[in-house]
Context: one part of a larger RNA
RNA sequence: CCUGCAGCAGGACGGAAAGACCCCAGGAGCUUUACUGCAGCUUGGCAUUGGCGUUGUGUGUGGAAUGCGUAGCAUAGGUGGGAGACUUUGAAGCAUUUCUUUUGGGAAAUGUGGAGUCGCCAGUGAAAUACCACCCUUUCUAUAUGCCUCGUCUAACCGCGUACGGAAAAAACGACGCGGGACAUUGUCUGGCAGGCAGUUUUAGUGGGGCGCUAUCCUCCUAAAAAGUAACGGAGGAGUUCAAAGGUACCCUAGGCGCGGAUGGAAAUCGUGCCGAUAGUGUAAUGGCAUAAGGGUGCUUGACUGCGAGGGGUACGACCCGAGCAGAUGCGAAAGCAGGACAUAGUGAACCGACGGUACGCUUUAGAUGCGGCCGGAGAUUAACGGAUAAAAGUUACCCUGGGGAUAACAGGCUAGUGCCGCCUAAGAGUUCAUAUCGACGGCGGCGUUCGGCACCUCGAUGUCGGCUCAUCUUAUCCUGGGGGCGGAGAAGCUCCCAAGGGUUUGGCUGUUCGCCAAUUAAAAAGGUACGCGAGCUGGGUUCAGACCGUCGUGAGACAGGUUGGUCGUAAUCCGCUGCAGG
Repeated sequence: CCUGCAGCAGGACGGAAAGACCCCAGGAGCUUUACUGCAGCUUGGCAUUGGCGUUGUGUGUGGAAUGCGUAGCAUAGGUGGGAGACUUUGAAGCAUUUCUUUUGGGAAAUGUGGAGUCGCCAGUGAAAUACCACCCUUUCUAUAUGCCUCGUCUAACCGCGUACGGAAAAAACGACGCGGGACAUUGUCUGGCAGGCAGUUUUAGUGGGGCGCUAUCCUCCUAAAAAGUAACGGAGGAGUUCAAAGGUACCCUAGGCGCGGAUGGAAAUCGUGCCGAUAGUGUAAUGGCAUAAGGGUGCUUGACUGCGAGGGGUACGACCCGAGCAGAUGCGAAAGCAGGACAUAGUGAACCGACGGUACGCUUUAGAUGCGGCCGGAGAUUAACGGAUAAAAGUUACCCUGGGGAUAACAGGCUAGUGCCGCCUAAGAGUUCAUAUCGACGGCGGCGUUCGGCACCUCGAUGUCGGCUCAUCUUAUCCUGGGGGCGGAGAAGCUCCCAAGGGUUUGGCUGUUCGCCAAUUAAAAAGGUACGCGAGCUGGGUUCAGACCGUCGUGAGACAGGUUGGUCGUAAUCCGCUGCAGG
């Protein structure tokens, strides 16, 4: 070295299971003050459902009463007619009783009485309850009818019982008796409550996801001198306002500084010189603006109707500019100007219902009407702003499926802000003296052990902390070895250079790495190796399903909060390594 046998498990990102974590899409379980329904419960109307009485009340009709500001014989409801009306069929007055009342009176009945009483006339805003008619306010009474309250009945209906009926027996039916009773029950319509149950919804972007923020429009930069141009790039604004802040004719010029001037001041108003747009523009920014688009005054409504050549811009839908023509108008002497505002933000499709107009279609009618069309404007934080529906939140560690290394957690990779280790300069400390030793402010590197950034292999699986076992490498050396310097007398030290041969402890606490403590030691060094090593062990921690506490949540549930419990499977093909045997 080859072959074989017996072994060990470092590698074959070993085998097994289309990753349970994470994200995306789909599903399911559960919750609730998500949405919408459905059971169920409940309210009322009607039916099943009838008799009699009673209380209260509404409406209609008949009758009877009722009505007070002031002036005025006085308690004048309104309007109209009206010159007489009532009375021996018993007037005034008086007495009694009842009703009413603003306490003054009014009305009725009975008795007595025995012939008058009232009106027109005067006064009043309005004239007689003298008389008649129609009404109003308030009230009483009769009657019809409806409703309400309470009571009662029995025959619907309900319940119970029976030694009854059909040759026996159970049920049912019938009969009888008792109790309840028009209630209850049931049907239908209707208002409410309603996770008991059901179907669903619960957006997207995102240097993983969540939390936060954003989503439409305007201005600037990024934007690379046409236009356009991204990022969770850098800055700001809008979701209007104005009847003048619009139109037109005419006129005007701001602002700052210096000097002077009573109250008067940094700034009020006045004078003067200089600069020249720094001012102003309703509202952000940019671009404009003195012929002013800035500031005034007069008159006004063009903040018009019907159109629109031609352009800009654009995937589409939208959007923007616009001379000119017709009609009617404002200002101006006129030429002319005027279809809002210095321009660029100030916004919302379709459907739907409503409104105004038109009188085009259909239907219908004696006529009306209804529906549709056309024209006009209004109703959306449809703001997730090209708007899924009229209408919608959560939770899952009980979870499931399809996918993703298009995307996170481990490890690796890239990077090196952070970290560690050096170097340069040398202000200063070091009594003096920068450099024995330490070294500010700064500058330049190295490493790839920290915390990160990125998301490049791996999600049809690369097992994750610590311990045990077994190691192997590096040197920026803890000990042992050799040297230089010293603020090295010696001893003990400080610092630097060379050096990796060997070594580098045992316990207590904690799952701990770490750390603290105890006792030793020459020393108790720092690191790499998938934070070495789970097809070698463990399984205390973390990280499934059970459960408890605190906190949060209405709840289902949640918590780099705590606590207890919790299956670590695999027979070695190849490489590798160990031992043995043969060649």
Molecule: large-subunit ribosomal RNA, domain V
Organism: Candidatus Kaiserbacteria bacterium